[in-house]
């Protein structure tokens, strides 16, 4: 210097291929119940604008571009 993969709650990941109703789970955490307490177990809850900026569209985590960070080939 060139190709590909990734980047979505505190961790881990789905959700892109085929734009469409309010972005989801699983541990985590807060909290009620149960228990003499914990633990497990049932319930509840809070927590993210999707790694930055632009574009395209009526409508973008999802298409284009561009820049950032991580990985892996190739030179």
């Nucleotide at each position: 210097g060139g190709g590909c993969c990734c980047g979505u709650g505190g961790c881990u990941c789905a959700g892109a291929c085929u734009g469409g109703a309010u972005a989801g789970a699983g541990c985590g955490c807060c909290u009620g119940c149960c228990u003499u307490a914990u633990a497990a177990g049932c319930g509840g809850g809070a927590g993210g604008u999707c790694g930055g900026g632009g574009g395209u569209u009526c409508a973008a985590g999802u298409c284009c571009c561009c820049c950032c960070g991580g990985g892996c080939c190739c030179a």
Predicted 3D model of a 75-nucleotide RNA (transfer RNA) from a Thermoproteota archaeon.
The RNAcentral record of the sequence draws on ENA and GtRNAdb.
Rfam family: tRNA. Rfam classes the family as a transfer RNA. Gene Ontology term of the family: triplet codon-amino acid adaptor activity. Rfam describes the family as follows. Transfer RNA (tRNA) molecules are approximately 80 nucleotides in length.
The coordinates come from a structure-prediction model, not an experiment, and the mean pLDDT is 82.
RNAcentral records the identical sequence in 4 taxa.